[in-house]
RNA sequence: GAGGUGGACGGGCGGCCGCUGUUUCGACUAGUUCGGAGCAGAGGAAAGUCCGAGCACCACCGGACAGGAUGCCUGCUAACGGCAGGGCAGAGUGAUCUGACGGAUAGUGCCACAGAAAAGAUACCGUCCCGACUCGUCGGGAUAAGGGUGAAAUGGUGGGGUAAGAGCCCACCGCCCUGAUGGUGACAUCAGGGGCAUGGCAAACCCCAUCCGGUGCAAGGCCAAAUAGGGAAGCGUAGCCGUCCGGGCUGCUUCCGGGUUGGCUGCUUGAGCCCCGCAGCAAUGUUGGGCCCAGAUGGAUGGUCGUCACCCGGCGACACGGACAGGGAUGAAGGUUAACCGUAAACCUGUCCUCACCGGGAACAGAACUCGGCUUACAGUCCACUUC
RNA sequence: GCGAGAUAGCUCAGGCGGUCAGAGCGUCGGAUUCAUAACCCGGAGGUCGAGAGUUCGAGUCUCUCUCUCGC
Numbered sequence: 001g002a003g004g005u006g007g008a009c010g011g012g013c014g015g016c017c018g019c020u021g022u023u024u025c026g027a028c029u030a031g032u033u034c035g036g037a038g039c040a041g042a043g044g045a046a047a048g049u050c051c052g053a054g055c056a057c058c059a060c061c062g063g064a065c066a067g068g069a070u071g072c073c074u075g076c077u078a079a080c081g082g083c084a085g086g087g088c089a090g091a092g093u094g095a096u097c098u099g100a101c102g103g104a105u106a107g108u109g110c111c112a113c114a115g116a117a118a119a120g121a122u123a124c125c126g127u128c129c130c131g132a133c134u135c136g137u138c139g140g141g142a143u144a145a146g147g148g149u150g151a152a153a154u155g156g157u158g159g160g161g162u163a164a165g166a167g168c169c170c171a172c173c174g175c176c177c178u179g180a181u182g183g184u185g186a187c188a189u190c191a192g193g194g195g196c197a198u199g200g201c202a203a204a205c206c207c208c209a210u211c212c213g214g215u216g217c218a219a220g221g222c223c224a225a226a227u228a229g230g231g232a233a234g235c236g237u238a239g240c241c242g243u244c245c246g247g248g249c250u251g252c253u254u255c256c257g258g259g260u261u262g263g264c265u266g267c268u269u270g271a272g273c274c275c276c277g278c279a280g281c282a283a284u285g286u287u288g289g290g291c292c293c294a295g296a297u298g299g300a301u302g303g304u305c306g307u308c309a310c311c312c313g314g315c316g317a318c319a320c321g322g323a324c325a326g327g328g329a330u331g332a333a334g335g336u337u338a339a340c341c342g343u344a345a346a347c348c349u350g351u352c353c354u355c356a357c358c359g360g361g362a363a364c365a366g367a368a369c370u371c372g373g374c375u376u377a378c379a380g381u382c383c384a385c386u387u388c
Numbered sequence: 389g390c391g392a393g394a395u396a397g398c399u400c401a402g403g404c405g406g407u408c409a410g411a412g413c414g415u416c417g418g419a420u421u422c423a424u425a426a427c428c429c430g431g432a433g434g435u436c437g438a439g440a441g442u443u444c445g446a447g448u449c450u451c452u453c454u455c456u457c458g459c
Base pairs, nucleotide, nucleotide: 001388002387003386004385005384006383007382008381009380011308012307013306014305015304016303017302019041020040021039022038023037024036025035026034027033028031043364047375048374050373051372052371053370054369055216056215057214058213067212068211069210070209071208072086073085074084075083076082087101088099089098090097091096102207103206107205108204109201110200111199124147125146126143127142128141129140130139131138132137133136155173156172157171158170159169160168174196175194176193177192178191179190180189181188182187220265221264222263223262230256231255232254233253234252235251238250239249240248241247272291273290274289275288277286278285279284310361311360312359313358314357321353322352323351324350325349326348327347334341335340389459390458391457392456393455394454397413398412399411400410406444415431416430417429418428437453438452439451440450441449
């Protein structure tokens, strides 16, 4: 100088004017009232709503199908698609980072164009052998080494072998199978066997293993208010209108229209936060001690001024200036339980390089039942470890 | 707290990824007509909302983000 990993912060203090909750005191108009005083009042992501739970109601003998999700191993956790450690593969000189990382030998399907051939089929150019004749062409056969096509061509390199060739044979590497050893395991190493029969795609269908009942605080509970009166259609002949028929009223069902739509609770003490120690590589767990820390409901947590600190620009400036470190001293302001706490300037020495003044800037974004994660956005600052 | 969608100026197609980027209306030019409309002929116009990934190859499959609509 250029990086990598992990973590912390996200302006401080004071004055004035407001907002929400709560405690307490007072007032009278007696309540979502008004006034005074005290205390508390957004985030690292409160966001997106992508996962997992708590909690609540509904359903439920048990299981299966369908549908969805996850996918190397071990651990952590209430749980998870999260986290930690490890394995394997890839990137980087390295610190380190990335990985939807089960199965293509269960089956089905797809692989455009080009190419002979896109998966059990084949030969365009070429190479070699045989035959024919018009002597450089044709026909038959062998081959897949080389060329050509393509994103991808039926193990790779070298040697032997052959008419030319080819796992046809051999060595090494790769692949598959079996065994041994180490490891909890993923896996690694070694030995033996098989000439290779097995192209790619599962973020194509699918198979295997594991998990999942549904709906969500507009869940749910309580109180108050309302369901008054009316219209239409149908059912039925149960009762009544003295009896029968018709009709009507009461009744039942459906529809129309009308009315109520406020408050309390759930609600914030929770898998909670801080400090120290212990176990563990870590995630995490835990003994002990301490703490209480928003609860709005058109939705509070703000505005303004001063000052200090940070960044940018301008002017002036290189010492009688500033910063840091050390030294010894005064122990100021302020606080206080009156024992103390607190520690500054001035002084000296050393190192470094810029102060003052004026103007401007200062991110992403805001709780809404509550937690654990993930993802995404973010001006600027600081710390620790580490690589070249 | 949930569920859909985004393709030309507008409204919409696009099957199990390939020859696929299309249709209607609109717009531009021509032809017709005395002129206009209609009819007829021809053309232009698209980063398929944005960014990554899987794949030889993505409008299509997967993930993240943005915006719109609905309950």
This is a predicted complex of two RNAs, RNase P RNA and transfer RNA, with 459 nucleotides together. Its mean pLDDT, the model's own confidence on a scale to 100, is 75. It holds a member of the Rfam family "Bacterial RNase P class A".